The prediction has a mean pLDDT of 80. A computed fold for a 71-nucleotide RNA from a Candidatus Spechtiibacteriota bacterium, annotated as transfer RNA. The RNAcentral record of the sequence draws on ENA. Rfam family: tRNA. Rfam classes the family as a transfer RNA.
Formats: sequence, C1' cells, structure tokens
RNA sequence: GCCUCCAUAGCUCAAUGGUAGAGCAGUGGCCUCUUAAGCCAUUGAUGACGGUUCGAAUCCGUCUGGGGGCA
Repeated sequence: GCCUCCAUAGCUCAAUGGUAGAGCAGUGGCCUCUUAAGCCAUUGAUGACGGUUCGAAUCCGUCUGGGGGCA
C1' cells in the first nucleotide's frame, strides 16, 4: 500500500427497515442478629459525519479506532 471482518449499557452478547433488550455489574428496597445468597424495583448504550427511506442499530458512502490476510 491492497483486501477483509468488527464497533450497541461499566463487561459479555441480542435485536425481520417499525417502542433498542437480556445476563452480569451499579443504585435503592425487602429478607437476615450481621454478611453472603435469594427476591422486587431502577439507572445506563447504537464510534463520527453524510446519503437513501414515511421510518435506519440495521441499507449505501466517507472518516476514526481495533482484529486478520497479502505484499
């Protein structure tokens, strides 16, 4: 330099173009002599900028970051 894959919550992962969910973690509560475990509730996210579309996490383009391959 070229090709290819990935980017969603603090972490690990879902999500037919139509309300972004789960587990763990965090916070509050219940329970308990206390802690742990358990139960209930709750906070929190689509890498950036454009395009297509009535509607984009999803499709298209560019960029950013990361992984792999060729040279």